[in-house]
Context: one part of a larger RNA
Molecule: large-subunit ribosomal RNA, domain II
Organism: Hornefia butyriciproducens
RNA sequence: GCCAACGAGUUAUGGUGUGCAGCGAGGUUAAGGUGCUGGAGCACCGGAGCCGAAGGGAAACCGAGUCUUAACCGGCCGCAGUUGCAUGCUGUAGACCCGAAACCGGGUGACCUAUCCAUGUGCAGGUUGAAGUGUCCGUAAAAGGACAUGGAGGACCGAACCCGUAUCUGUUGAAAAAGGUUGGGAUGACGUGUGGAUAGCGGUGAAAUUCCAAUCGAACCCGGAGAUAGCUGGUUCUCCCCGAAAUAGCUUUAGGGCUAGCCUCGUGGAAAGAUGCCUGGGGGUAGAGCACUGAAUGUUCUAGGGGCCUUCACCGGUUACCGAAAACUAUCAAACUCCGAAUACCAGAGCAUCAUACACGGGAGUCAGACCAUGUGAGAUAAGUUUCAUGGUCGAAAGGGAAACAGCCCAGACCGCCGGCUAAGGUCCCGAAAUUCAGGUUAAGUGGAAAAGGAUGUGGGGUUGCUUAGACAGCUAGGAUGUUGGCUCAGAAGCAGCCAUUCAUUCAAAGAGUGCGUAAUAGCUCACUAGUCGAGUGACCCUGCGCCGAAGAUGAACGGGGCUGAAACCUGAUACCGAAGCCGCGGAUACUGAGAAGUAUGGUAGGGGAGCAUCGUGUGCAGGCAGAAGCGGAAUUGAAAGAGACCGUGGACAGUACACGAGAGAGAAUGUUGGC
Numbered sequence: 001g002c003c004a005a006c007g008a009g010u011u012a013u014g015g016u017g018u019g020c021a022g023c024g025a026g027g028u029u030a031a032g033g034u035g036c037u038g039g040a041g042c043a044c045c046g047g048a049g050c051c052g053a054a055g056g057g058a059a060a061c062c063g064a065g066u067c068u069u070a071a072c073c074g075g076c077c078g079c080a081g082u083u084g085c086a087u088g089c090u091g092u093a094g095a096c097c098c099g100a101a102a103c104c105g106g107g108u109g110a111c112c113u114a115u116c117c118a119u120g121u122g123c124a125g126g127u128u129g130a131a132g133u134g135u136c137c138g139u140a141a142a143a144g145g146a147c148a149u150g151g152a153g154g155a156c157c158g159a160a161c162c163c164g165u166a167u168c169u170g171u172u173g174a175a176a177a178a179g180g181u182u183g184g185g186a187u188g189a190c191g192u193g194u195g196g197a198u199a200g201c202g203g204u205g206a207a208a209u210u211c212c213a214a215u216c217g218a219a220c221c222c223g224g225a226g227a228u229a230g231c232u233g234g235u236u237c238u239c240c241c242c243g244a245a246a247u248a249g250c251u252u253u254a255g256g257g258c259u260a261g262c263c264u265c266g267u268g269g270a271a272a273g274a275u276g277c278c279u280g281g282g283g284g285u286a287g288a289g290c291a292c293u294g295a296a297u298g299u300u301c302u303a304g305g306g307g308c309c310u311u312c313a314c315c316g317g318u319u320a321c322c323g324a325a326a327a328c329u330a331u332c333a334a335a336c337u338c339c340g341a342a343u344a345c346c347a348g349a350g351c352a353u354c355a356u357a358c359a360c361g362g363g364a365g366u367c368a369g370a371c372c373a374u375g376u377g378a379g380a381u382a383a384g385u386u387u388c389a390u391g392g393u394c395g396a397a398a399g400g401g402a403a404a405c406a407g408c409c410c411a412g413a414c415c416g417c418c419g420g421c422u423a424a425g426g427u428c429c430c431g432a433a434a435u436u437c438a439g440g441u442u443a444a445g446u447g448g449a450a451a452a453g454g455a456u457g458u459g460g461g462g463u464u465g466c467u468u469a470g471a472c473a474g475c476u477a478g479g480a481u482g483u484u485g486g487c488u489c490a491g492a493a494g495c496a497g498c499c500a501u502u503c504a505u506u507c508a509a510a511g512a513g514u515g516c517g518u519a520a521u522a523g524c525u526c527a528c529u530a531g532u533c534g535a536g537u538g539a540c541c542c543u544g545c546g547c548c549g550a551a552g553a554u555g556a557a558c559g560g561g562g563c564u565g566a567a568a569c570c571u572g573a574u575a576c577c578g579a580a581g582c583c584g585c586g587g588a589u590a591c592u593g594a595g596a597a598g599u600a601u602g603g604u605a606g607g608g609g610a611g612c613a614u615c616g617u618g619u620g621c622a623g624g625c626a627g628a629a630g631c632g633g634a635a636u637u638g639a640a641a642g643a644g645a646c647c648g649u650g651g652a653c654a655g656u657a658c659a660c661g662a663g664a665g666a667g668a669a670u671g672u673u674g675g676c
Stems, first nucleotide, its partner, number of pairs: 001676006011093013026051003032045005055062002067074001096234002099231001103224006114198009123188001125157003128153001132149006161185003166181004200216001202212002209218001237611006247260005261366002263363006273354005278348004287339001288337002293333003298328003304322002306319004369394007377386002399410003414587004419583003425577003428561003434574001436573006447563001453548002457545010474532005480505003485499003511526001515524002588601005612665001614662008623653001630649004636643002
């Protein structure tokens, strides 16, 4: 891991509903007893007890009435109960099953290990050479020195022994801590044998919460015990009807609960209910506005303040300073409003379409919501972010589209059909259907990712200048004179800089000069003009589609192939394809209806209903050695759970109808046991 078997809402009792049954102003027996019996028994006795038959009020109290109240109204009660069986839910019990970490009680442990006590035992070999002592030297005597002797030491090296430093191997090991190499101690606070002591709210500890039998922040065993678990997991056959919630309030509450909301079932009286039209309402949002409250732009005017002058004492003068208020002007506001919608909301006689609404009672589940669109807040006018509101989808919804894709678009699957029409979206091939039609755009593979910004890309519309008295571009020629304007300056001559009434002359035209250039001149050039040429040429605005801007980590920016008068984009048109939508035909169930017929039938939590199967009991019926159950196959059959003739095997029990009773259905629980 697979297979098989086992494996989870039970039982007792109290309460409260529902269904059925008995009796009924009554209903009912309990323990116990008697008789009978084939029985998981039957009948009878037993009236103790319980419930009901009067209630209302806090009470006094009143009473078929009572309480509240000044009183009415309103509310409660009064209008049949009780016993049993079945069943829903609930209280008390382990109460659907499995699961703690822990707590308490009584015991068992120091053969492991920690410390201690008693008594024994062990430490190859080698090295060093303390004190003391002796002799000699030395001294006044000492001290001191040398040489011997001596044999000290938590001394040295190193086996046994004890330990475990580093590393390798081992890691389903040879081993639940080892093996190899290396290493530390090795006469000591040493190692070790035997016997003994200390016990869990404890001991022991050269102290690490360390050790106390592979277990230690409180051992182990049994018991309380099925501790408790607002937590996780699991919870077994079928079909039919309806079908949620992820919100509010409160909560030592926030992943739990209670009540309400939303679902379901029953009862009731009944059409109250929903949507649209119409009529009547209140409002202060969007927008707008500045009349209030504030913010805020410029100008004018001016109280006041500052600076300067004067006097320096007031007074006064002045000011390119600041500036309340006022006037004019351009604005802003969730907590501004002189105004003010659309919607929404409330109410209403009627009409149209639909079929709910409400009250009471039984049973729930839900209290983590997600994304999308719109209106706000928070955030950074960030987030697949977060908080609300309104709607949608998912949740609990399959089908078609979006390549793939809970929340987007279309559309809500009762069942069957090798029939038809459509939706979104599509129609060159993959791949069903147009290589369809008409008009335009794009050249960028734009389409098939992106901004500020940039550009003689290209289409459309418009305004305006010049132009056969010849424009624009090119080419040829001119572009002069006073004058080197004045000033400045070393110089300043059109062209460093400053000034100006930037003037005047000649002219077809020519600036006291557009740029380059020189030290300054010179030189080149432009404006401007003529000629040549011969028809358009400039500037600007609005707009369609394109271009650049464009660098990232596996290869990846049409699903792919591939596409250019398109298979791209815009506008229009006609066909077709396309879903579980709609239609057609057949069928099932429920409801409505006299009928014909019509309507309905996606579904998680959850409510309600109807059945199948297993084991057993009773009664009846019908089987079996001429072959029961079981097992293997199987025609057939039912909407499903399922049923099943017949054949084989097997060799003795067993079916069916009705009723009753349950150890009554397995795929999941790191389920339990067995097998492989």